Large-subunit ribosomal RNA, domain I from Vulcanibacillus modesticaldus, 555 nucleotides, folded computationally. The prediction has a mean pLDDT of 85. NCBI's taxonomy places the organism under Bacteria, Bacillota, Bacilli, Caryophanales, Vulcanibacillus. It matches the Rfam family "Bacterial large subunit ribosomal RNA".

Context: one part of a larger RNA
RNA sequence: GGCGCACGGUGGAUGCCUUGGUGCUAGGAGCCGAAGAAGGACGGGACGAACACCGAUAUGCCUCGGGGAGCUGUAAGUGAGCAUUGAUCCGGGGAUUUCCGAAUGGGGGAACCCAUGCUUCGUAAUGGAAGCAUACCCAUCUCUGAACACAUAGGAGAUGAGGAGGCAACCAGGGGAACUGAAACAUCUAAGUACCCUGAGGAAGAGAAAGCAAAAGCGAUUCCCUAAGUAGUGGCGAGCGAAAGGGGAACAGCCUAAACCGGUACUUACGGGUACCGGGGUUGUGGGGCGUCUCAUAAGGAGUUACAAAGAAGUAUCGUAGUUGAACAGGUCUGGAAAGGCUGGCCAAAGAGCGUAAGAGCCGCGUAGACGAAACGGUGCUACCUCCGAGACGGACCCCGAGUACGGCGGGACACGUGAAACCCCGUCGGAAUCUGGGAGGACCAUCUCCUAAGGCUAAAUACUCCCUAGCAACCGAUAGUGAAGCAGUACCGUGAGGGAAAGGUGAAAAGCACCCCGGGAGGGGAGUGAAAUAGAACCUGAAACCGUGUGCUU
Repeated sequence: GGCGCACGGUGGAUGCCUUGGUGCUAGGAGCCGAAGAAGGACGGGACGAACACCGAUAUGCCUCGGGGAGCUGUAAGUGAGCAUUGAUCCGGGGAUUUCCGAAUGGGGGAACCCAUGCUUCGUAAUGGAAGCAUACCCAUCUCUGAACACAUAGGAGAUGAGGAGGCAACCAGGGGAACUGAAACAUCUAAGUACCCUGAGGAAGAGAAAGCAAAAGCGAUUCCCUAAGUAGUGGCGAGCGAAAGGGGAACAGCCUAAACCGGUACUUACGGGUACCGGGGUUGUGGGGCGUCUCAUAAGGAGUUACAAAGAAGUAUCGUAGUUGAACAGGUCUGGAAAGGCUGGCCAAAGAGCGUAAGAGCCGCGUAGACGAAACGGUGCUACCUCCGAGACGGACCCCGAGUACGGCGGGACACGUGAAACCCCGUCGGAAUCUGGGAGGACCAUCUCCUAAGGCUAAAUACUCCCUAGCAACCGAUAGUGAAGCAGUACCGUGAGGGAAAGGUGAAAAGCACCCCGGGAGGGGAGUGAAAUAGAACCUGAAACCGUGUGCUU
RNA backbone atom coordinates (compact mmCIF):
# COMPACT_ATOMS: atom_id res chain seq x y z
C1' G A 1 0.00 0.00 0.00
C1' G A 2 -4.00 -3.61 -1.17
C1' C A 3 -8.10 -6.97 0.33
C1' G A 4 -11.29 -8.23 4.46
C1' C A 5 -13.49 -7.77 9.56
C1' A A 6 -14.95 -4.60 13.76
C1' C A 7 -15.89 0.28 15.51
C1' G A 8 -16.30 5.39 14.41
C1' G A 9 -16.47 10.43 11.78
C1' U A 10 -18.73 13.01 7.82
C1' G A 11 -23.04 13.28 4.96
C1' G A 12 -28.40 13.62 4.79
C1' A A 13 -30.60 9.33 1.16
C1' U A 14 -34.54 6.15 2.97
C1' G A 15 -38.70 5.01 6.20
C1' C A 16 -42.49 7.17 9.12
C1' C A 17 -45.07 11.96 9.94
C1' U A 18 -47.89 16.73 8.38
C1' U A 19 -49.11 22.34 10.05
C1' G A 20 -49.08 23.17 3.56
C1' G A 21 -50.66 22.36 -1.18
C1' U A 22 -53.70 20.06 -5.58
C1' G A 23 -58.28 18.66 -7.82
C1' C A 24 -63.40 18.62 -7.12
C1' U A 25 -68.76 18.61 -4.90
C1' A A 26 -73.00 21.28 -2.62
C1' G A 27 -74.83 25.82 -0.98
C1' G A 28 -73.83 31.08 -0.62
C1' A A 29 -71.82 35.54 -2.57
C1' G A 30 -70.71 37.84 -7.13
C1' C A 31 -68.76 43.77 -6.42
C1' C A 32 -65.68 47.97 -3.76
C1' G A 33 -65.08 53.55 -4.68
C1' A A 34 -65.41 61.31 -4.12
C1' A A 35 -69.84 59.32 2.41
C1' G A 36 -62.43 58.82 -0.61
C1' A A 37 -61.73 52.25 -2.68
C1' A A 38 -58.06 48.50 -3.88
C1' G A 39 -53.13 48.96 -2.30
C1' G A 40 -49.59 51.23 0.68
C1' A A 41 -46.31 54.83 3.84
C1' C A 42 -45.73 56.29 8.80
C1' G A 43 -47.14 55.55 13.53
C1' G A 44 -49.73 53.11 18.23
C1' G A 45 -47.53 48.44 23.61
C1' A A 46 -44.05 49.58 30.34
C1' C A 47 -39.73 46.99 27.59
C1' G A 48 -35.36 46.46 20.85
C1' A A 49 -36.87 44.61 15.72
C1' A A 50 -40.63 41.84 13.05
C1' C A 51 -45.55 39.61 12.04
C1' A A 52 -50.60 40.17 13.38
C1' C A 53 -54.18 43.98 15.14
C1' C A 54 -55.35 49.03 15.33
C1' G A 55 -55.16 54.81 13.73
C1' A A 56 -53.41 60.89 17.35
C1' U A 57 -60.24 57.99 20.69
C1' A A 58 -54.17 54.18 17.67
C1' U A 59 -52.61 46.27 21.00
C1' G A 60 -58.17 50.04 20.98
C1' C A 61 -63.87 53.44 22.02
C1' C A 62 -69.64 52.90 22.44
C1' U A 63 -73.82 49.73 22.31
C1' C A 64 -76.75 45.15 21.82
C1' G A 65 -76.46 39.81 22.18
C1' G A 66 -73.54 35.05 23.22
C1' G A 67 -70.31 33.02 26.96
C1' G A 68 -68.76 32.03 32.18
C1' A A 69 -63.19 32.09 34.66
C1' G A 70 -59.63 33.47 33.81
C1' C A 71 -57.03 37.52 31.00
C1' U A 72 -53.13 41.55 29.19
C1' G A 73 -51.70 38.31 20.53
C1' U A 74 -47.27 35.56 18.13
C1' A A 75 -43.86 35.31 22.79
C1' A A 76 -40.70 33.44 26.90
C1' G A 77 -39.21 36.92 30.83
C1' U A 78 -39.60 41.11 34.28
C1' G A 79 -42.86 44.83 35.81
C1' A A 80 -47.68 46.77 36.35
C1' G A 81 -52.65 45.71 36.05
C1' C A 82 -57.88 43.84 34.62
C1' A A 83 -61.86 40.19 35.95
C1' U A 84 -68.67 36.90 38.93
C1' U A 85 -70.59 45.01 39.68
C1' G A 86 -69.16 39.22 34.35
C1' A A 87 -63.13 40.62 32.12
C1' U A 88 -60.29 38.22 27.98
C1' C A 89 -62.96 35.87 23.90
C1' C A 90 -67.16 35.22 19.79
C1' G A 91 -71.10 37.66 16.86
C1' G A 92 -74.67 42.18 15.15
C1' G A 93 -74.76 47.53 14.84
C1' G A 94 -72.14 52.17 15.45
C1' A A 95 -67.90 55.83 16.36
C1' U A 96 -62.81 57.05 15.37
C1' U A 97 -59.95 56.13 11.02
C1' U A 98 -52.73 60.36 10.39
C1' C A 99 -50.46 60.72 5.28
C1' C A 100 -50.18 58.81 0.15
C1' G A 101 -53.10 56.65 -3.48
C1' A A 102 -58.79 57.94 -8.93
C1' A A 103 -56.41 61.80 -5.21
C1' U A 104 -59.75 66.10 -6.57
C1' G A 105 -57.09 73.68 -3.53
C1' G A 106 -51.92 74.45 -6.38
C1' G A 107 -47.38 71.83 -7.00
C1' G A 108 -44.58 67.26 -6.68
C1' G A 109 -38.99 63.06 -7.35
C1' A A 110 -46.17 58.82 -3.91
C1' A A 111 -46.62 58.92 1.52
C1' C A 112 -43.78 65.65 0.81
C1' C A 113 -43.92 71.21 -0.25
C1' C A 114 -46.89 75.75 -0.69
C1' A A 115 -51.70 78.19 -0.62
C1' U A 116 -56.69 81.07 -0.93
C1' G A 117 -61.73 82.12 1.29
C1' C A 118 -64.95 81.78 5.62
C1' U A 119 -65.67 80.76 10.92
C1' U A 120 -63.47 80.31 15.69
C1' C A 121 -59.26 80.83 19.21
C1' G A 122 -55.11 83.80 20.41
C1' U A 123 -51.65 88.59 20.36
C1' A A 124 -51.17 95.47 22.31
C1' A A 125 -50.07 94.43 17.07
C1' U A 126 -47.70 91.40 13.36
C1' G A 127 -46.59 86.49 13.24
C1' G A 128 -49.50 82.06 14.98
C1' A A 129 -53.35 77.81 15.93
C1' A A 130 -57.93 74.90 14.80
C1' G A 131 -62.21 73.54 11.72
C1' C A 132 -64.67 73.67 7.05
C1' A A 133 -64.53 74.68 1.85
C1' U A 134 -61.79 75.30 -2.73
C1' A A 135 -59.94 69.86 -9.26
C1' C A 136 -62.21 68.53 -13.99
C1' C A 137 -66.43 66.73 -16.89
C1' C A 138 -71.75 65.93 -17.16
C1' A A 139 -77.00 66.90 -15.93
C1' U A 140 -80.72 70.25 -13.86
C1' C A 141 -81.91 75.06 -12.13
C1' U A 142 -80.98 80.32 -11.24
C1' C A 143 -78.55 84.86 -12.40
C1' U A 144 -76.06 87.29 -16.21
C1' G A 145 -74.91 88.11 -21.24
C1' A A 146 -71.56 89.58 -27.12
C1' A A 147 -70.81 90.28 -32.53
C1' C A 148 -76.60 91.91 -33.56
C1' A A 149 -82.70 94.70 -32.03
C1' C A 150 -85.10 90.28 -29.84
C1' A A 151 -82.29 86.17 -29.18
C1' U A 152 -78.29 82.76 -29.13
C1' A A 153 -73.08 81.64 -28.09
C1' G A 154 -70.37 82.62 -23.82
C1' G A 155 -69.78 83.69 -18.30
C1' A A 156 -70.96 83.09 -12.91
C1' G A 157 -73.29 80.42 -9.08
C1' A A 158 -76.28 76.54 -6.70
C1' U A 159 -77.78 71.45 -6.54
C1' G A 160 -76.61 66.02 -7.62
C1' A A 161 -74.62 58.72 -2.85
C1' G A 162 -73.94 61.64 -11.32
C1' G A 163 -68.85 60.25 -13.70
C1' A A 164 -63.46 59.35 -12.85
C1' G A 165 -60.19 54.49 -9.96
C1' G A 166 -59.77 49.14 -8.52
C1' C A 167 -61.22 43.91 -9.49
C1' A A 168 -59.47 36.27 -10.50
C1' A A 169 -62.16 34.02 -14.37
C1' C A 170 -66.52 34.26 -17.26
C1' C A 171 -69.12 38.06 -21.46
C1' A A 172 -69.75 41.62 -25.65
C1' G A 173 -67.41 44.90 -28.97
C1' G A 174 -62.94 47.53 -31.62
C1' G A 175 -58.01 46.00 -33.40
C1' G A 176 -55.08 41.59 -34.36
C1' A A 177 -49.90 38.24 -35.13
C1' A A 178 -46.19 34.54 -35.83
C1' C A 179 -44.06 29.91 -34.90
C1' U A 180 -46.52 25.72 -36.81
C1' G A 181 -49.22 22.25 -40.57
C1' A A 182 -49.32 21.67 -45.74
C1' A A 183 -43.48 16.55 -44.76
C1' A A 184 -40.47 22.89 -49.21
C1' C A 185 -43.94 27.28 -50.06
C1' A A 186 -47.18 31.73 -51.81
C1' U A 187 -53.77 30.72 -51.62
C1' C A 188 -54.87 27.95 -47.28
C1' U A 189 -53.69 26.49 -41.97
C1' A A 190 -52.39 27.87 -37.07
C1' A A 191 -56.87 31.60 -35.90
C1' G A 192 -60.24 35.59 -35.44
C1' U A 193 -56.23 31.87 -31.39
C1' A A 194 -52.28 34.60 -28.41
C1' C A 195 -51.94 39.62 -27.33
C1' C A 196 -53.65 45.07 -26.95
C1' C A 197 -57.82 48.42 -26.13
C1' U A 198 -63.07 49.70 -24.70
C1' G A 199 -67.54 48.53 -22.06
C1' A A 200 -70.95 45.80 -18.90
C1' G A 201 -73.15 42.30 -15.48
C1' G A 202 -73.83 38.66 -11.66
C1' A A 203 -74.03 36.71 -15.46
C1' A A 204 -73.19 38.83 -20.47
C1' G A 205 -74.86 38.26 -25.35
C1' A A 206 -79.34 36.62 -28.09
C1' G A 207 -84.64 37.10 -28.23
C1' A A 208 -90.82 37.54 -29.71
C1' A A 209 -90.10 35.96 -37.32
C1' A A 210 -89.58 40.93 -43.46
C1' G A 211 -87.96 33.07 -39.44
C1' C A 212 -87.93 27.85 -40.84
C1' A A 213 -90.10 24.59 -43.97
C1' A A 214 -92.23 22.14 -48.47
C1' A A 215 -97.86 20.52 -50.42
C1' A A 216 -97.49 18.37 -44.27
C1' G A 217 -96.61 21.83 -41.12
C1' C A 218 -93.86 24.57 -37.02
C1' G A 219 -94.30 28.96 -34.00
C1' A A 220 -89.11 34.23 -29.68
C1' U A 221 -84.15 33.29 -27.72
C1' U A 222 -80.47 30.28 -25.17
C1' C A 223 -78.03 25.55 -23.73
C1' C A 224 -77.32 19.97 -24.11
C1' C A 225 -77.78 15.10 -27.01
C1' U A 226 -78.49 13.67 -31.99
C1' A A 227 -78.60 14.57 -37.07
C1' A A 228 -72.75 14.11 -38.47
C1' G A 229 -67.43 14.07 -39.36
C1' U A 230 -73.15 13.83 -42.93
C1' A A 231 -74.43 17.97 -46.75
C1' G A 232 -70.83 20.89 -48.36
C1' U A 233 -66.19 23.64 -48.73
C1' G A 234 -60.96 23.00 -50.03
C1' G A 235 -53.38 24.75 -54.12
C1' C A 236 -60.84 19.53 -54.10
C1' G A 237 -53.97 19.49 -50.84
C1' A A 238 -53.26 20.00 -45.63
C1' G A 239 -57.50 20.71 -43.74
C1' C A 240 -62.22 23.31 -42.52
C1' G A 241 -67.11 21.75 -41.53
C1' A A 242 -72.86 23.20 -41.00
C1' A A 243 -78.33 23.53 -40.91
C1' A A 244 -83.31 21.79 -40.94
C1' G A 245 -85.57 17.84 -38.41
C1' G A 246 -85.87 14.59 -33.82
C1' G A 247 -85.09 14.12 -28.26
C1' G A 248 -84.38 17.05 -23.75
C1' A A 249 -83.38 21.67 -20.05
C1' A A 250 -86.10 26.12 -19.31
C1' C A 251 -90.24 28.77 -20.73
C1' A A 252 -93.10 34.99 -21.08
C1' G A 253 -94.13 38.02 -23.42
C1' C A 254 -94.29 43.33 -24.16
C1' C A 255 -93.53 48.88 -25.13
C1' U A 256 -93.16 52.46 -29.05
C1' A A 257 -93.10 55.57 -34.33
C1' A A 258 -97.18 57.05 -37.73
C1' A A 259 -102.45 58.18 -39.10
C1' C A 260 -106.35 60.84 -35.80
C1' C A 261 -107.80 64.10 -31.33
C1' G A 262 -106.11 67.84 -27.77
C1' G A 263 -102.68 71.22 -24.93
C1' U A 264 -98.26 74.52 -24.43
C1' A A 265 -94.30 77.32 -26.75
C1' C A 266 -92.21 79.42 -31.11
C1' U A 267 -93.30 80.90 -35.98
C1' U A 268 -96.41 82.39 -40.26
C1' A A 269 -97.01 84.51 -46.65
C1' C A 270 -102.73 83.70 -41.70
C1' G A 271 -104.00 78.23 -45.31
C1' G A 272 -100.65 76.56 -41.83
C1' G A 273 -95.72 74.83 -40.06
C1' U A 274 -92.11 73.20 -36.22
C1' A A 275 -90.82 71.36 -31.23
C1' C A 276 -92.46 69.17 -26.76
C1' C A 277 -96.37 66.97 -23.80
C1' G A 278 -101.15 64.06 -23.11
C1' G A 279 -104.77 60.69 -25.43
C1' G A 280 -104.90 57.02 -29.44
C1' G A 281 -102.33 52.78 -31.55
C1' U A 282 -98.96 48.20 -32.33
C1' U A 283 -101.00 43.92 -36.44
C1' G A 284 -100.01 39.48 -41.14
C1' U A 285 -106.55 34.46 -41.18
C1' G A 286 -103.17 42.20 -42.66
C1' G A 287 -103.71 45.84 -38.58
C1' G A 288 -104.90 50.68 -37.00
C1' G A 289 -107.02 55.60 -37.71
C1' C A 290 -111.95 57.27 -39.23
C1' G A 291 -117.69 56.35 -39.20
C1' U A 292 -121.93 53.52 -36.96
C1' C A 293 -123.47 50.20 -33.12
C1' U A 294 -123.32 46.81 -28.59
C1' C A 295 -121.70 45.49 -23.62
C1' A A 296 -119.12 47.28 -19.31
C1' U A 297 -117.14 50.88 -14.46
C1' A A 298 -115.13 46.62 -10.61
C1' A A 299 -117.88 41.20 -9.63
C1' G A 300 -112.72 40.43 -11.71
C1' G A 301 -107.50 40.52 -13.24
C1' A A 302 -102.38 42.03 -12.58
C1' G A 303 -97.90 44.07 -10.05
C1' U A 304 -92.05 46.00 -8.16
C1' U A 305 -87.18 40.98 -13.53
C1' A A 306 -89.55 43.45 -19.32
C1' C A 307 -94.99 44.75 -19.70
C1' A A 308 -96.30 52.12 -14.96
C1' A A 309 -94.24 52.92 -10.23
C1' A A 310 -93.18 54.04 -4.67
C1' G A 311 -93.11 52.23 -0.09
C1' A A 312 -93.91 50.66 4.83
C1' A A 313 -96.01 46.60 8.10
C1' G A 314 -96.93 41.66 9.88
C1' U A 315 -95.56 36.67 9.65
C1' A A 316 -92.69 32.23 8.34
C1' U A 317 -87.97 30.54 7.23
C1' C A 318 -82.60 30.88 6.43
C1' G A 319 -77.78 33.24 7.54
C1' U A 320 -74.31 36.12 10.68
C1' A A 321 -72.41 34.11 17.87
C1' G A 322 -74.04 29.70 20.35
C1' U A 323 -76.68 25.66 23.77
C1' U A 324 -77.71 20.60 25.02
C1' G A 325 -75.95 15.96 23.84
C1' A A 326 -75.79 8.49 25.90
C1' A A 327 -72.47 4.75 27.74
C1' C A 328 -66.23 1.83 32.18
C1' A A 329 -62.11 6.51 37.16
C1' G A 330 -64.09 -1.94 35.45
C1' G A 331 -60.34 -6.08 36.69
C1' U A 332 -55.71 -8.11 35.23
C1' C A 333 -50.86 -8.70 32.06
C1' U A 334 -46.84 -6.29 29.33
C1' G A 335 -44.86 -1.56 29.33
C1' G A 336 -41.85 4.65 30.80
C1' A A 337 -46.90 5.37 29.55
C1' A A 338 -52.70 1.44 27.87
C1' A A 339 -56.24 3.55 24.21
C1' G A 340 -52.88 -2.87 23.20
C1' G A 341 -53.62 -8.61 25.04
C1' C A 342 -56.95 -11.60 28.26
C1' U A 343 -61.49 -10.95 30.85
C1' G A 344 -66.38 -8.72 32.73
C1' G A 345 -70.00 -4.82 31.64
C1' C A 346 -72.66 -0.58 29.19
C1' C A 347 -74.57 3.16 25.22
C1' A A 348 -76.07 3.63 20.33
C1' A A 349 -81.26 8.46 16.02
C1' A A 350 -74.27 8.90 18.44
C1' G A 351 -69.19 2.62 15.82
C1' A A 352 -67.74 10.31 11.16
C1' G A 353 -63.22 12.31 12.66
C1' C A 354 -59.32 14.32 15.78
C1' G A 355 -56.73 14.31 20.40
C1' U A 356 -55.11 12.15 24.93
C1' A A 357 -47.52 8.99 27.10
C1' A A 358 -49.17 3.13 22.10
C1' G A 359 -54.20 1.01 18.67
C1' A A 360 -60.39 4.52 22.99
C1' G A 361 -68.15 3.87 20.65
C1' C A 362 -68.37 4.52 26.73
C1' C A 363 -61.35 10.04 28.91
C1' G A 364 -61.56 15.08 26.09
C1' C A 365 -63.24 17.83 21.69
C1' G A 366 -66.92 16.15 18.98
C1' U A 367 -70.73 13.11 16.11
C1' A A 368 -76.56 11.61 15.57
C1' G A 369 -80.67 14.01 17.39
C1' A A 370 -82.87 18.37 19.65
C1' C A 371 -82.80 23.72 20.66
C1' G A 372 -81.32 29.10 19.91
C1' A A 373 -80.95 35.88 18.16
C1' A A 374 -81.47 41.90 21.36
C1' A A 375 -79.35 43.49 16.32
C1' C A 376 -78.44 43.27 10.99
C1' G A 377 -79.19 40.86 6.30
C1' G A 378 -81.53 37.21 2.44
C1' U A 379 -86.00 34.72 0.69
C1' G A 380 -91.30 33.42 0.70
C1' C A 381 -96.34 34.56 2.04
C1' U A 382 -100.29 37.89 3.71
C1' A A 383 -102.90 42.38 4.13
C1' C A 384 -102.18 47.49 2.92
C1' C A 385 -100.86 50.05 -1.52
C1' U A 386 -100.69 50.76 -6.92
C1' C A 387 -102.45 49.86 -12.01
C1' C A 388 -106.20 48.01 -15.75
C1' G A 389 -112.19 48.42 -20.59
C1' A A 390 -113.74 44.92 -24.53
C1' G A 391 -116.12 43.71 -29.14
C1' A A 392 -118.96 43.75 -34.03
C1' C A 393 -119.90 45.89 -38.90
C1' G A 394 -118.40 49.27 -42.70
C1' G A 395 -117.65 51.47 -49.50
C1' A A 396 -114.29 55.38 -49.91
C1' C A 397 -110.15 58.18 -47.60
C1' C A 398 -105.50 58.40 -44.28
C1' C A 399 -101.26 55.74 -41.66
C1' C A 400 -98.16 51.45 -41.06
C1' G A 401 -90.29 53.30 -39.09
C1' A A 402 -85.97 56.69 -46.05
C1' G A 403 -80.80 58.60 -47.98
C1' U A 404 -83.84 53.21 -45.75
C1' A A 405 -84.74 48.70 -49.03
C1' C A 406 -82.39 47.74 -53.44
C1' G A 407 -78.56 48.14 -57.58
C1' G A 408 -73.13 48.99 -59.57
C1' C A 409 -68.00 48.80 -57.77
C1' G A 410 -64.54 47.25 -53.53
C1' G A 411 -64.28 44.35 -49.08
C1' G A 412 -65.85 41.44 -44.72
C1' A A 413 -68.75 37.64 -42.47
C1' C A 414 -71.65 33.33 -43.18
C1' A A 415 -69.07 25.53 -42.63
C1' C A 416 -69.19 28.13 -48.04
C1' G A 417 -61.46 30.27 -50.45
C1' U A 418 -66.00 34.45 -56.23
C1' G A 419 -67.83 30.29 -57.16
C1' A A 420 -74.15 29.51 -60.42
C1' A A 421 -73.28 32.53 -54.60
C1' A A 422 -78.31 33.59 -52.36
C1' C A 423 -78.93 35.51 -47.06
C1' C A 424 -76.15 39.19 -43.46
C1' C A 425 -72.63 43.53 -42.62
C1' C A 426 -69.24 47.74 -44.08
C1' G A 427 -67.11 51.63 -47.63
C1' U A 428 -68.36 54.36 -52.13
C1' C A 429 -71.63 56.09 -56.17
C1' G A 430 -76.69 55.93 -57.46
C1' G A 431 -81.54 55.33 -55.24
C1' A A 432 -87.80 53.14 -54.53
C1' A A 433 -92.74 51.69 -53.07
C1' U A 434 -97.12 52.22 -48.35
C1' C A 435 -101.10 46.76 -48.68
C1' U A 436 -103.32 46.35 -55.97
C1' G A 437 -97.32 47.89 -50.85
C1' G A 438 -92.83 45.11 -49.62
C1' G A 439 -89.09 40.93 -48.20
C1' A A 440 -87.73 35.70 -48.35
C1' G A 441 -87.86 30.43 -49.95
C1' G A 442 -79.16 29.56 -52.14
C1' A A 443 -77.95 33.13 -59.25
C1' C A 444 -82.36 34.66 -62.03
C1' C A 445 -87.82 34.41 -63.84
C1' A A 446 -92.91 32.54 -63.26
C1' U A 447 -96.44 29.87 -60.21
C1' C A 448 -97.03 28.73 -55.18
C1' U A 449 -95.87 29.16 -49.99
C1' C A 450 -93.99 31.85 -45.68
C1' C A 451 -93.21 36.53 -43.44
C1' U A 452 -94.05 42.04 -42.54
C1' A A 453 -87.39 45.22 -42.53
C1' A A 454 -85.35 49.97 -42.02
C1' G A 455 -87.39 51.83 -33.26
C1' G A 456 -86.86 49.56 -28.34
C1' C A 457 -87.22 46.22 -23.67
C1' U A 458 -87.29 41.21 -21.80
C1' A A 459 -86.68 36.48 -16.48
C1' A A 460 -85.30 31.14 -16.76
C1' A A 461 -82.55 27.14 -18.77
C1' U A 462 -76.10 28.67 -20.12
C1' A A 463 -70.48 30.44 -18.75
C1' C A 464 -67.04 31.51 -14.67
C1' U A 465 -64.88 31.50 -9.31
C1' C A 466 -60.73 36.51 -6.48
C1' C A 467 -64.15 35.14 -2.14
C1' C A 468 -67.42 32.55 2.30
C1' U A 469 -69.39 27.90 4.62
C1' A A 470 -69.60 22.57 4.80
C1' G A 471 -67.42 18.39 2.81
C1' C A 472 -64.90 14.73 -0.54
C1' A A 473 -60.30 12.26 -2.95
C1' A A 474 -57.46 4.29 -5.85
C1' C A 475 -54.34 13.37 -5.31
C1' C A 476 -48.77 15.02 -3.21
C1' G A 477 -46.08 14.07 1.26
C1' A A 478 -40.69 18.37 2.00
C1' U A 479 -35.71 17.60 -5.00
C1' A A 480 -43.01 15.90 -4.14
C1' G A 481 -47.32 19.18 -3.59
C1' U A 482 -48.49 26.19 -4.98
C1' G A 483 -42.73 29.76 -6.54
C1' A A 484 -43.88 29.85 -1.21
C1' A A 485 -45.70 23.71 4.98
C1' G A 486 -40.39 28.26 8.54
C1' C A 487 -42.14 36.14 8.61
C1' A A 488 -41.99 34.22 0.31
C1' G A 489 -43.15 37.07 -4.21
C1' U A 490 -39.07 37.31 1.05
C1' A A 491 -33.44 37.04 0.62
C1' C A 492 -30.80 37.76 -3.59
C1' C A 493 -29.97 39.29 -9.04
C1' G A 494 -31.06 43.24 -12.70
C1' U A 495 -30.58 50.70 -14.49
C1' G A 496 -35.33 48.69 -15.66
C1' A A 497 -39.29 45.72 -17.53
C1' G A 498 -38.43 41.51 -14.89
C1' G A 499 -36.20 37.08 -12.71
C1' G A 500 -36.50 34.61 -8.13
C1' A A 501 -34.53 30.73 -4.22
C1' A A 502 -32.88 27.68 -0.15
C1' A A 503 -34.76 26.40 4.38
C1' G A 504 -39.93 21.02 8.03
C1' G A 505 -39.38 16.76 12.44
C1' U A 506 -35.58 16.77 20.49
C1' G A 507 -39.06 14.53 23.78
C1' A A 508 -45.19 12.00 26.00
C1' A A 509 -43.85 16.22 28.87
C1' A A 510 -38.41 21.01 28.76
C1' A A 511 -38.36 17.31 32.80
C1' G A 512 -33.70 21.80 27.70
C1' C A 513 -28.32 18.79 31.92
C1' A A 514 -28.51 22.03 39.19
C1' C A 515 -23.60 20.87 40.96
C1' C A 516 -18.23 19.22 40.20
C1' C A 517 -13.82 18.72 36.90
C1' C A 518 -10.43 20.08 32.24
C1' G A 519 -10.26 24.40 29.10
C1' G A 520 -9.37 31.64 27.70
C1' G A 521 -13.36 29.92 24.98
C1' A A 522 -15.50 26.40 21.88
C1' G A 523 -15.97 21.80 23.45
C1' G A 524 -15.71 17.69 26.56
C1' G A 525 -15.70 14.21 31.20
C1' G A 526 -18.71 13.07 35.57
C1' A A 527 -23.38 13.81 38.18
C1' G A 528 -28.62 14.42 37.33
C1' U A 529 -33.51 14.22 33.96
C1' G A 530 -35.69 10.83 30.78
C1' A A 531 -38.23 4.64 28.38
C1' A A 532 -34.13 6.20 25.50
C1' A A 533 -29.03 11.50 25.69
C1' U A 534 -25.21 7.31 19.71
C1' A A 535 -33.18 11.68 21.70
C1' G A 536 -28.63 17.36 24.20
C1' A A 537 -31.22 21.64 20.68
C1' A A 538 -25.45 21.24 14.47
C1' C A 539 -31.29 17.28 18.34
C1' C A 540 -36.44 10.94 14.82
C1' U A 541 -34.54 7.23 11.51
C1' G A 542 -29.40 8.03 9.83
C1' A A 543 -28.05 4.66 3.39
C1' A A 544 -23.91 5.81 -0.14
C1' A A 545 -19.85 8.58 -1.88
C1' C A 546 -15.68 10.45 1.23
C1' C A 547 -12.20 10.27 5.86
C1' G A 548 -10.32 7.49 9.94
C1' U A 549 -8.91 3.94 14.34
C1' G A 550 -7.98 -1.17 15.65
C1' U A 551 -7.08 -5.94 13.86
C1' G A 552 -6.39 -10.47 10.29
C1' C A 553 -4.19 -11.83 5.68
C1' U A 554 -0.94 -10.24 1.92
C1' U A 555 3.02 -7.31 -0.84